[in-house]
RNA sequence: CUCUUAUUAAGAGUGGUGGAGGGAUGUGCCCUAUGAAGCCCGGCAACCGUCAACGAUGUUGAAAUGGUGCCAAUUCACACAAAGCAUUGCUUUGGGAAAUGAGAG
Numbered sequence: 001c002u003c004u005u006a007u008u009a010a011g012a013g014u015g016g017u018g019g020a021g022g023g024a025u026g027u028g029c030c031c032u033a034u035g036a037a038g039c040c041c042g043g044c045a046a047c048c049g050u051c052a053a054c055g056a057u058g059u060u061g062a063a064a065u066g067g068u069g070c071c072a073a074u075u076c077a078c079a080c081a082a083a084g085c086a087u088u089g090c091u092u093u094g095g096g097a098a099a100u101g102a103g104a105g
Stems, first nucleotide, its partner, number of pairs: 001105008013041001015040003021031003025079004042071003047067002050062005075097001080094006
């Protein structure tokens, strides 16, 4: 990097450092000197792993010492298609894209 699969409405800081960007892309709309990104500490969650029970290649539960992940706004909203309402927008459903875990190449 590609493929498969699961999840994406909940949760998490008045800390230190740092100094101008950040929210994937496009458009919009936001956050940010009342301090962005990054780093440290702290925290959240429970995907893998661990442990226990059981109707046992699974299900349920527990802990949070291990491997990840995450800590503004629903994945911030919309991007494509269909249906309904309505009159050029709204709602719903599905898809696409993206992020993360696990597995494979």
Molecule: SAM riboswitch aptamer (S box leader)
Organism: Litchfieldia salsa